Predicted 3D model of a 333-nucleotide part of an RNA (large-subunit ribosomal RNA, domain IV) from Ambispora leptoticha. Its mean pLDDT, the model's own confidence on a scale to 100, is 86. Taxonomically the source falls in Ambispora (Eukaryota, Fungi, Glomeromycotina, Ambisporaceae). The RNAcentral record of the full RNA draws on SILVA.
Context: one part of a larger RNA
């Protein structure tokens, strides 16, 4: 030097990404206790005071009260919350990467949407049998999606998907009917091997006609279905802007609400607020590169081994070390 421990003048986070690890703080009584709140809570909020032992006196007793005594120290060892303020994210309790993640991610009560009339949908099975679903019956079951709770959820059916209608248009296989094509029973020639002519029935090769389903065109609806939610140019009597105006496009051009945010490039935006100093926080703004409404949107009490911010107190994290104990090494013996 290493491991695991104690103590340390003076400062008190100057440490470091980050108060990480340390120190504080702790039991029980009594006193007291703010904003918010969903009225349950917040809360052991915060913050303060006593606590041994002995005598007397009251009490059944727990203990209460006066009086006295010891120590630095009286939940004397041990055992045994540090606290506040502010933002985010997700309401909660729970659940996850057995062995680098515990979380803001999953899950969730709750909302909607949709499908299912029982031999349900929907699932497993070999297109069985059988089972689940369910010994359930739409206040039931599957599925998606969002995710307590308050307020609230805007516009677009053009394209995709989904449902309706059924008038027309396409539109397979196949049947029907009629035609060709090929073979030929069948007639003539020949004594005979053979040749020739024409062609029925079937089969057979193709062409035309008719009938014929879903589909898709066509048409209607349907966002808490998958999605989508414009540009340019002018104008007000300082100046700046633009309540207004003009124009081209769309299906239709972002509504409430948020907003340099988990989103903001430019950027340490600009102001204000904490600091002697803040690219970080928190409050505004609004020029949203490139939020935005159940892939929610915006508050929100409670709660979180999350996350960032600032503070009390605490300390050897630090200035800036330093002694100590025990262990473990190495030498020598």
């Nucleotide at each position: 030097a290493c491991c695991u421990c104690u103590c340390u003048a003076a400062g008190g986070a100057a440490c470091u990404c980050g108060g990480c690890a340390c120190a504080u703080u702790a039991g029980c009584c009594c006193c007291g206790u703010a904003a918010c709140u969903u009225c349950g809570g917040g809360a052991a909020a915060a913050g303060g005071g006593g606590u041994g032992c002995c005598c007397u006196g009251c009490g059944c007793a727990a203990g209460c009260a006066g009086g006295g005594u010891c120590u630095c120290a009286g939940u004397a060892a041990a055992u045994u919350g540090c606290g506040u303020u502010u933002a985010g994210c997700g309401a909660c309790u729970g659940u996850u990467u057995a062995a680098c993640a515990a979380a803001a991610a999953c899950a969730c009560a709750g909302c909607a949407c949709u499908c299912u009339g029982c031999c349900a949908a929907g699932u497993c099975g070999u297109g069985a049998a059988g089972a689940c679903g369910a010994c359930g019956u739409a206040u039931a079951g599957g599925g998606u999606g969002u995710g307590a709770c308050a307020c609230g959820u805007g516009a677009c059916c053009a394209a995709u998907g989904c449902g309706g209608a059924a008038a027309g248009a396409u539109c397979a296989a196949g049947g029907c009917g009629u035609u060709u094509u090929g073979u030929u029973a069948g007639c003539c020639c020949g004594u005979a091997a053979g040749g020739g002519c024409a062609a029925a029935a079937g089969c057979u090769c193709g062409g035309c006609g008719c009938c014929u389903a879903a589909g898709u065109c066509c048409c209607c609806g349907u966002g808490a279905a998958u999605g989508u939610c414009g540009g340019c140019c002018g104008u007000a009597a300082c100046u700046a802007u633009a309540a207004c105006g003009g124009u081209c496009c769309u299906a239709a051009g972002g509504u409430a609400g948020c907003g340099a945010a988990a989103u903001u490039c430019c950027u340490u935006g600009u102001c204000g607020g904490g600091u002697a100093a803040g690219u970080u926080c928190c409050g505004a703004c609004c020029u949203g590169c490139a939020c935005g409404a159940a892939u929610c949107g915006u508050g929100u009490a409670a709660c979180g081994a999350c996350u960032g911010a600032a503070c009390c107190g605490c300390u050897g994290u630090c200035u800036c070390g330093g002694a100590g104990a025990g262990g473990a090494u190495c030498u020598c013996g």